Molecule: SAM riboswitch aptamer (S box leader)
Organism: Acidobacteriota bacterium
RNA sequence: AUCUCAUCCAGAGUGGCCGAGGGACGGGCCCGAUGACGCCACGGCAACCGCCUUGCUUCGAGCAGGGGUCAGGUGCCAACUCCUGCCCGGUUUUGGGGAAGAUGAGAA
Numbered sequence: 001a002u003c004u005c006a007u008c009c010a011g012a013g014u015g016g017c018c019g020a021g022g023g024a025c026g027g028g029c030c031c032g033a034u035g036a037c038g039c040c041a042c043g044g045c046a047a048c049c050g051c052c053u054u055g056c057u058u059c060g061a062g063c064a065g066g067g068g069u070c071a072g073g074u075g076c077c078a079a080c081u082c083c084u085g086c087c088c089g090g091u092u093u094u095g096g097g098g099a100a101g102a103u104g105a106g107a108a
Base pairs, nucleotide, nucleotide: 002107003106004105005104006103007102008101013042014041015040016039017038021031022030023029025085026084027083028082043077044076045075048073049072050070051068052067053066054065055063056062081100086097087096088095089094
């Protein structure tokens, strides 16, 4: 890098270093020398895996079952994935689905 499944309207920032772009891509709209982005430290959020506990069961670990005062593995801490892109409905700014992207778990 590829494929499968699940989730994406919630939540959570300070300090130090660096120094010009950054928010995946196009269009918008934002963030940024009052220092963004990135890196480091500390802090925090969160229940996907894991751990504890527990229900049903066709007994196959299946129902990504329920709960947790659990943070070990990941992840995350501006804006709904910032909005949008394609299709359908509605008809002038909305609804639904999809694509793309992100994250986790798994497969080869």